[in-house]
Context: one part of a larger RNA
RNA sequence: CCACCUGGUGGAUGGCUCGGCUCGGGCGCCGAUGAAGGUCGUGCCAAGCGGCGAUACGCGUGGGGUAGGCGCAAGGAACCUUUGAUCCCACGAUUGCCUAAUGGGACUUCCCAUACCUAAUCCGUAAGGAUAGGGAACUUCCCGAAUUGAAACAUCUUAGUAGGGAAAGGAAAAGAAAUCAAUAGAGAUGCCGUUAGUAAAGUCGAUCGAACACGGUGCAGAGCAAACCGAAUCCCUCCAGAAAUGGUAGGGACAUGUGGUGUAAGGACCUCAGCACAUCUUAACCUUCCAAUCCGAAGUCUUCUGGAACGGAGUACCAUAGAGGGUGAUAGCCCCGUAGGAGCACGAAGGAAAGAUGAUUCGAGGUAUCCUGAGUAGCGUGCGCUGGAUAUCGCGCGUGAAUGUGGGAGGCAUAUACUUCCAACUCUAAAUACGUCCCGAGACCGAUAGCACACUAGUAUCGUGAGUGAAAGCUGAAAAGUACCCUUGACGGGAGAUGAAAAGAACCUGAAACCAGGUGGUUACAGACUGAUAAGGCGUGAAAGGAACGAAGCUCCGUAGCGGGAGUGGACCGACGUCUUAUUGUACGUUUCGAAAAACGGGCCAGAGAGUUCCGGUCAACGGCGAGGUUAAGUCUGAUAAGGACGUAGCCCUAGGGAAACCAACAUGUUCGCAUUCUUCGGAAGAGGAACGAGGUGCGUUCGCCUGAAGUCGUUGGCUGGAUACCCGAAGCCGGUCGAUCUAUGCGUGGGCAGGGCGAAGCCUCUCGAAAGGGAGGUGGAGGCCCGCACGGGUGGUGAGCUACAAAUCCCUCCGAUGACCUGCGUAUAGGGGCAAAAGACCAAUCGAGACCGGAAAUAGCUGGUUCCUUCCGAAACUACUCGUAGGUAGGCCUCGGUGGAGACUGACGGUAGGGUAGAGCACUGAUUGGAGAUUUUGGGGGCGAAAGCCUUCGGUUUCCUGUCAAACUCCGAAUAUACCGUCGUCGUAGAAGCCGGGAGUGAGGGCCUCGGGGUAAUCCUGAUGUCCAAAAGGGUAACAACCCUACCUGGGGUUAAGGUCCCUAAGUGCCGACUAAGUGUUACUGUAAAGAAAGUCCGUAGUCUAAGACAACUGGAAGGUGGGCUUAGAAGCAGCCAUCCUUGAAAGAGUUCGUAACAGAUCACCAGUCGAGAUUACGGGCGUCUAAAAUGGACGGGGCUAAGUCGGCCACCGAUACCUCAGAGUACCGAAAGGUAAUCUGGUAGGAAGGCGUCGUGCGUGGGUAGAAGCUCGGCCGUGAGGUCGGGUGGACCGCGUUCGAACGAGAAUUCUGGCAUGAGUAGCAGCAAAGAACGGUGAGAAUCCGUUCCGCCGAAAGGGCUAGGGUUCCUCGACAAUGUUCAUCAGUCGAGGGUUAGUCGGUCCUAAGGCAUCCCUUAACUGAGGAUGUCGAAAGGGAAACAGGUUAAUAUUCCUGUACCUCUUAUACCUUUGUCCAAUGUGUGACACAUCGGGAUAGUUCGAGCAGGUUCACCAGCCUGCCGAAGCGUAGAAGCCUGGGGAGAACCGUAAUGGUGAGAACCGGGUGAAUGCGUGACAGGGCGGACGUAGUCCGCUUCGGAUCAUUCCUGGUGUCAGUGAAAAGCAUAUUGGUUACAGUAUAGGAGUCCGUACCGAGAACUGACACAGGUGCCCCUGCCUGAGCAAGGCUAGGCGUGU
Repeated sequence: CCACCUGGUGGAUGGCUCGGCUCGGGCGCCGAUGAAGGUCGUGCCAAGCGGCGAUACGCGUGGGGUAGGCGCAAGGAACCUUUGAUCCCACGAUUGCCUAAUGGGACUUCCCAUACCUAAUCCGUAAGGAUAGGGAACUUCCCGAAUUGAAACAUCUUAGUAGGGAAAGGAAAAGAAAUCAAUAGAGAUGCCGUUAGUAAAGUCGAUCGAACACGGUGCAGAGCAAACCGAAUCCCUCCAGAAAUGGUAGGGACAUGUGGUGUAAGGACCUCAGCACAUCUUAACCUUCCAAUCCGAAGUCUUCUGGAACGGAGUACCAUAGAGGGUGAUAGCCCCGUAGGAGCACGAAGGAAAGAUGAUUCGAGGUAUCCUGAGUAGCGUGCGCUGGAUAUCGCGCGUGAAUGUGGGAGGCAUAUACUUCCAACUCUAAAUACGUCCCGAGACCGAUAGCACACUAGUAUCGUGAGUGAAAGCUGAAAAGUACCCUUGACGGGAGAUGAAAAGAACCUGAAACCAGGUGGUUACAGACUGAUAAGGCGUGAAAGGAACGAAGCUCCGUAGCGGGAGUGGACCGACGUCUUAUUGUACGUUUCGAAAAACGGGCCAGAGAGUUCCGGUCAACGGCGAGGUUAAGUCUGAUAAGGACGUAGCCCUAGGGAAACCAACAUGUUCGCAUUCUUCGGAAGAGGAACGAGGUGCGUUCGCCUGAAGUCGUUGGCUGGAUACCCGAAGCCGGUCGAUCUAUGCGUGGGCAGGGCGAAGCCUCUCGAAAGGGAGGUGGAGGCCCGCACGGGUGGUGAGCUACAAAUCCCUCCGAUGACCUGCGUAUAGGGGCAAAAGACCAAUCGAGACCGGAAAUAGCUGGUUCCUUCCGAAACUACUCGUAGGUAGGCCUCGGUGGAGACUGACGGUAGGGUAGAGCACUGAUUGGAGAUUUUGGGGGCGAAAGCCUUCGGUUUCCUGUCAAACUCCGAAUAUACCGUCGUCGUAGAAGCCGGGAGUGAGGGCCUCGGGGUAAUCCUGAUGUCCAAAAGGGUAACAACCCUACCUGGGGUUAAGGUCCCUAAGUGCCGACUAAGUGUUACUGUAAAGAAAGUCCGUAGUCUAAGACAACUGGAAGGUGGGCUUAGAAGCAGCCAUCCUUGAAAGAGUUCGUAACAGAUCACCAGUCGAGAUUACGGGCGUCUAAAAUGGACGGGGCUAAGUCGGCCACCGAUACCUCAGAGUACCGAAAGGUAAUCUGGUAGGAAGGCGUCGUGCGUGGGUAGAAGCUCGGCCGUGAGGUCGGGUGGACCGCGUUCGAACGAGAAUUCUGGCAUGAGUAGCAGCAAAGAACGGUGAGAAUCCGUUCCGCCGAAAGGGCUAGGGUUCCUCGACAAUGUUCAUCAGUCGAGGGUUAGUCGGUCCUAAGGCAUCCCUUAACUGAGGAUGUCGAAAGGGAAACAGGUUAAUAUUCCUGUACCUCUUAUACCUUUGUCCAAUGUGUGACACAUCGGGAUAGUUCGAGCAGGUUCACCAGCCUGCCGAAGCGUAGAAGCCUGGGGAGAACCGUAAUGGUGAGAACCGGGUGAAUGCGUGACAGGGCGGACGUAGUCCGCUUCGGAUCAUUCCUGGUGUCAGUGAAAAGCAUAUUGGUUACAGUAUAGGAGUCCGUACCGAGAACUGACACAGGUGCCCCUGCCUGAGCAAGGCUAGGCGUGU
């Protein structure tokens, strides 16, 4: 690592079902007599559900019923019941609070008031009555979208839908013709079928869409207004009665008319005739129905198994009952039931009987007169709706009739006829719709299904809210739910007991993933996808397969080989597990031209998961009937959902043509001919078929359509349109609601801002100035002033953090910090809206249009997914059109069926025909090299000349020669290709081609050869023919879709192809001849290396030299004129220029190179000698060389190779699923079958066609099972496969097979869904902020963490103390430690049990604010709603009657206790009296208010000193430390200011911090009023400290005095500022007028003061942030010492922490 075994985990599967879903039937309103719905209670113990309501798990009466009962719910305790309980049915009683909610109010299911009445609106004379609110869907009316469809979009569509509003009922609505119809008639309405997808409407697009008539269901008709009469009428009280009704009496309504009559076959009215009735009530009586309920047959016989019999075997019985369920397995006869019967309270219906009331209807006739619905009918115009088109219906505006001799309608108008009806008033059952509810049923589901919910489910949870919304079933027959023992702190474990079985409560079965242990195999020289094939090792091998009727092995025979045969052998073999070796092999699905892909998807497992259903259409198959076919709704029947019969309304067809009017066709004339039949084998006939002819019609003998009779109904299947339409997936649009606890802004009411600085105006003094005014110094205290805490903000570090402490934090830094400042509470504004000093910012972690629910399964030409098998055939990536290029439609290509009846065609060769390409060429067109000639006619330059002109040159034109080029040049011109013909070939009667019909897919292509176009080029873009991949495996090319070979059913054997044969690696170290020396190379293409260079080498061709001696080498010579001339300083062969001769000679340049200043010198050319045979030049070819650079070391496939490289030739061999062959399977065809044939069939994506496997259920038939079903698990065998079957184990009750029918019928993928389990991983984290613990002791099973002590550390304008909001028991005590607590835990804000909140004086309660609500008015279709009036609510921070100190509890205290007070109301008594009290009206004041700044008076606090007491270091002193406190109330004192009485002031006086004040009265002197506060008292029995004792306690002593400082606190006053002037009401006080009365006041003694809140936290763990979260949260309120300006900073008290767990 693989497999198995044994367990665990987990909860699939199977079985079950008190639940759902659907259908059918029944039934259908409740409520002021207080509903629906809730809330709170109610039990002996009681949290939830259910029941009930203070009469509270129940009360009464009647009926039923019988032995037990006390709900779910099994416990303990107590009790009820044969005097009949519990229970069931019916009728009653009770029925808290909220709720329409209704005495008033409310945010709070609560509060307030109360003797009674008592909400609002409407009706009524009144007595009195009604309404409201709720209800699942259904109904009517009003308002009324958008997504969407139209492949865009606007009319249109979606749709009068969704949604909103109003209203009613068990149904609603509609409804008795001013209707239809059409020459015939019908006779209210609704609903069903049909008409009909018709008429009609419609960017005449998408779509939309009636009616008449007919068939059914169900049926039902009435009443007013008016004409005429005129109280003949009605209500209440009273009496009689069972009631209907009647009576009289009283009261009332009513002439603005109660009542009668009367209503389309018109009536009134007139005349005539006529006497048959109609309606209502129900006490007693009868019948029927109806509740709970009752009766209801027949085995518990024998035997076997078993825990148990309902099973097996045997033998009886019942049946108007064999539906179903239960009972220890499957029961007609055990139980409940079933068939069939019985019964009756309340009540209902009917009958009979009795009673009551009312008339003279109906009819015939007459037609003088009267009546018959007005802002109506009609008309004009605009809009909406409709199929309604000019011709639907309705509405707005305007106009506006007639009166029966009249009026409306008859799909344009008008006229005349004809037909029909009578509007402008009202009611009306049934048939119809729906399902809250009850009953029944099911080819529905069976716990991821079926309702969201089988269970405490609209629960838990989440959200401010609207709203959202789960999971979760099963022990056993019976709890018999494990006695007793051991162990442990406990949980638990062991042993044992129960039971058929532990099935043991985490409980039926108990799969998989996953985890652990064991066993087998294997394992550290080794290269990954875990397989396949072959061989071997080890292990297993009970059963199921083979085998003693002879396995394996071995030997032999046979065969091309496999298969096969014989002998021997004597027990295994096949098979399974694993390991090794060899060969071979890059998952799956998808998307793609192309995927192993470094393209996408899946962690794994289990379960769920996608072409369905209905209505139209079309085609096929099958079936029925057939010139016909068929019913729909419905009706009847039926064991009442099956089925059967009826039903002919309608539909399709039977005739077509035409726009229409309208007209109207071969039952065969001729020929051919398939199948087939006959045949005398010549042929003939010949259904169907084909061709002609003929006919119908249209304007139609050019032409179109049609004609020689086949349809229709059903079932199934394919496809299609509409519907969600195969499944999942948007962003969005619209509607109605919910949100301003976040945030924006406004309003109301409250709160906050240490400290320091600068020093405006004004004023004063001095000074200058004539003045105006200026200056200086003070004073003063302004300011969107400055610095800087709290507080608010959020600049930079682009720091830290960034699975965070935190879904915005931390640290440092920074900005504002008396203002346009910050902030609490209350309140307002709402979604195309708000709010916005404006950023598209903010409106609950959501904003360029919130959230929630709905329209809704919106739409998606886009992405993904789409589930079992086999067989046959098998594509396209092209053409046209398209707002079209990611899509469609038509054609092409595929498939299936039919028809058809003889030709078809990709090939080869030949012929004929046309062609203008490749190539070639320059004859045309155009381009183009060089030369020569001509011409100069135009032109430029130059020269000569006086000029004419001439010459020259460049150029132009032209001729010739020469050299080139072309897709749009051609004097020429193939190969191929095309068409036809001929001869072969292939296919075809075993049925080709063609034609018709059903179904598709495709319309993204790609590679290569060749030929193009574009491009520098490209694995580039774009075409054509062919081919391949796509959709093609196998062999070769190292690997590699398309390159080479080759086409695949399964198995065996053989032969070759491409390509290979040294080893890897099968086959030649093969043969012959060359080349290469570069590892060149060892690469067919894909995948080339080039220009250029070289005495590399081999070969060839041509030339030259060479025995008269070449070439090379060596030796020697290489001279003279001359230093040629010129030039030059010089120039001597060798700077340069010119010339380049001659001589000697074998040869030697007026000089090849070096050299010199110039010479010289060296050397070469050239010559001779030595040598002795080839040498040399040019060009061409082969193989090599250089040119030749990429990033870790690397590529001929590798090793390696001198061939094992390259070229040429030859012979062998290897090598594929090709070819050959044997056996088998399928397919096609032949055949009636048996069987046969295939040389020529069997690769396959999209796709078409066909046949099967499996799952769940139904009917029928037939089987298995407690002696063991299903399921699960491990094995054996069979089938091409889906799958089937057999054996062992587990399990413990159901399950198969055949056939028919019917499906919610098959999963591996959808970033699928749900659950479980892995991986990461014993990982991150539990450290990181400004802080910290240690030792000892205690408790305990156990201690770093709990408790105690000591030491140490931290905070200290807090991390201390007090209080809101919010939370809700967290508070305290006892017990406990499974979970919670980031470790531990004996601890706890955890778990369990018990306890705890005490008020006249604190707050609510009262008042009003912004604002809200109700009623009315107004408005709106309605709901609503701006505004107004009235009322009411609205603040636990505004206003406001009254309490303090101490003590006490485990937990409360301004609440209890002690002591001492006060307020309101009230009683009694006494006193005192009065313009008093009280009431009404009208007043006044107070309540009652900004900001800034300053003064004064106080207090708290702090501090210093003394003293006393105690402690400490200590013998003492000195030093150091601690303590020395105390309220409300009462009494008294008390400043400023104000009022008032005196007083009487000026070049003045007084006064301030400052300004200032004064005859409108200053100074000064009195009186009144008047705060904080002081002092006294309270008050010592208090507190504190110390001491003593007999220690719950009692007793004793002390608790004193002075100074300094001083608030931001309290009181009081002044001044300044304003574009800001800074709440209201209750309450209280008081005045006047009027009324009233002894009510008032004081004192004393009494009484009353209800109700609600009160625990605890208030935050680095109780709030808000999902958390015991470094965040946020109002203040407020208090806050000491040292340094200091300071609430800064640093340190330290009191106090609190070491748990920023």

A computed fold for a 1701-nucleotide part of an RNA from Candidatus Halarchaeoplasma halalkaliphilum, annotated as large-subunit ribosomal RNA, half A. The prediction has a mean pLDDT of 81. Its Rfam family is "Archaeal large subunit ribosomal RNA". The family is grouped with related families in Rfam's "LSU clan". It was read from a public genome assembly. Taxonomically the source falls in Candidatus Halarchaeoplasma (Archaea, Methanobacteriati, Thermoplasmatota, Candidatus Halarchaeoplasmatales).